[in-house]
Lysine riboswitch aptamer, 172 nucleotides, folded computationally. It was read from a public genome assembly, where an Rfam model found it. The coordinates come from a structure-prediction model, not an experiment, and the mean pLDDT is 77.
RNA sequence: UCGCUGAACAGAGGCGCGGUUUUCAUCAGUACCCGUUCCCAAGGCCAGACAGCCGGGGGCGGGAAAAGGGAACGCCGCCGAAGCGUUGGGAGCGUGUCUGGGCUCCCGCCGCUGGGCCGUCGGAGAAUAUCCGCCGGACUGUCACAAGUUUUUGUGGAGCGCUGUCAUGGCC
Numbered sequence: 001u002c003g004c005u006g007a008a009c010a011g012a013g014g015c016g017c018g019g020u021u022u023u024c025a026u027c028a029g030u031a032c033c034c035g036u037u038c039c040c041a042a043g044g045c046c047a048g049a050c051a052g053c054c055g056g057g058g059g060c061g062g063g064a065a066a067a068g069g070g071a072a073c074g075c076c077g078c079c080g081a082a083g084c085g086u087u088g089g090g091a092g093c094g095u096g097u098c099u100g101g102g103c104u105c106c107c108g109c110c111g112c113u114g115g116g117c118c119g120u121c122g123g124a125g126a127a128u129a130u131c132c133g134c135c136g137g138a139c140u141g142u143c144a145c146a147a148g149u150u151u152u153u154g155u156g157g158a159g160c161g162c163u164g165u166c167a168u169g170g171c172c
Stems, first nucleotide, its partner, number of pairs: 003171003008165004014079001016078005022072003032063009043054003046100006082113004087108007114140002117137003121133004142157006
């Protein structure tokens, strides 16, 4: 000097990721409440058992939400950002207890996904909103290889990636 390599630190991708204040729409003229009228005696409170509580439903008139989910601007934290799945533990919710199941949240292990966009299908959802997943498509960042030759094309790969810095590190 060249090559390989562990760590630490910094950085890039772009309709980039997550959280959140405010506003707005939706939910919804729905739930619920009040008045009135009609009908039923069955039932209702996640499922079962036991217990407890309540009568139930429709029409018309009046009053009238919220949560969850979402959009926009802004702000904050970030670039495995984060999302999803399996599984373990914990907390909460429907009248009480037990059993079962469901939903929400938190923590951990492991696995999958480079990124957003569009489309089919499936799931969640009140939803034609939106979110999540598989698959397909073009796009985009990056690396390797090949062609071409001056910045394009093709093929392939995955974030356990890529670029850079530091060095008196390690190996040859």

Notes:
Of the family's consensus pairs, 100% are formed in the model.